[in-house]
Context: one part of a larger RNA
RNA sequence: CUGGGCGUAAAGGGCGUGUAGGCGGCUUUGACAGUCAGGCGUGAAAGCCCCGGGCUUAACCUGGGAAUUGCGUUUGAUACAUCGAGGCUAGAGUUCGGGAGAGGAGAGUGGAAUUUCCUGUGUAGCGGCGAAAUGCGUAGAUAUAGGAAGGAAUACCAGUGGCGAAGGCGGCCACCUGGAAUGAUACUGACGCUGAGGUGCGAAAGCGUGGGGAGCGAACAGGAUUAGAUACCCUGGUAGUCCACGCCGUAAACGAUGUCAACUAGCCGAGGGAUCCUUGAGGUCUUUGUGGCGCAGCUAACGCAAUAAGUUGACCGCCUGGGGAGUACGGCCGCAAGGUUAAAACUC
Repeated sequence: CUGGGCGUAAAGGGCGUGUAGGCGGCUUUGACAGUCAGGCGUGAAAGCCCCGGGCUUAACCUGGGAAUUGCGUUUGAUACAUCGAGGCUAGAGUUCGGGAGAGGAGAGUGGAAUUUCCUGUGUAGCGGCGAAAUGCGUAGAUAUAGGAAGGAAUACCAGUGGCGAAGGCGGCCACCUGGAAUGAUACUGACGCUGAGGUGCGAAAGCGUGGGGAGCGAACAGGAUUAGAUACCCUGGUAGUCCACGCCGUAAACGAUGUCAACUAGCCGAGGGAUCCUUGAGGUCUUUGUGGCGCAGCUAACGCAAUAAGUUGACCGCCUGGGGAGUACGGCCGCAAGGUUAAAACUC
């Protein structure tokens, strides 16, 4: 390199957008570089292969043929593919209407609870555990009632429910805003799919500057446990968790399953939409999205099974024995932490 692969054995990029490139619907017509057919030229000889001949055979020598899968030139063919011109509407998109939704951004606002503070009542304990102790408390705690402050999170509803490309998103209200689905007509007329680089987004932790700080809580301190206990348990508690702006760019970023399209038995749910009336816990239709079973088929098995891991096509990414190692060196990025790209010796 080929081949074979990528749910769990090595292997799907964290997710979009999109450049180059690759691939691309139906139909008419023109061109004919690709493609196909014929002719001519060339493709040295020897060798290989086939049929013969000569040394007693053989090796060897020798005659003829075939082959030389190619290249050039020329004459044609026009189904496919390509290019040019024209048409179409099934792909894609636009328009209008009414609905669904924790989709996003900033602003406002509510109640429950924890903590702290103030005041009242009240008195000796509280707290914590397997058992305890550290700790808090006669300077009046815990408990209880009223008031105040402040921060964070939004019980029930809540659902293998919804929305989002992924990360993710959950009190309420208005405003701004993205997308999908659906019903209907009209319009554009292949405008499409994928996508190396590029670019944007990207949990948590972490970093910079400035705020904020109730609860929780790395580090740390103390108490226990224990042979020890740099832990698990307990009492405290700083960064952090929260906000603004800017970085970081990684995760078991998982469905461990790339995106798009087509086709291939059924059954039971739940969501959205349409429609019918007997307006009900209703019937019928639909399936873009969301679950459970299950046949064919596939799979090493487990299992998957119209949301495929089935049958095919287009394009991208990735794998190639274990360790060394996702490491070293170098490059690029970063304030740093580090990230990304990514070996070899050696060894089994």
A computed fold for a 348-nucleotide part of an RNA from an uncultured prokaryote, annotated as small-subunit ribosomal RNA, central domain.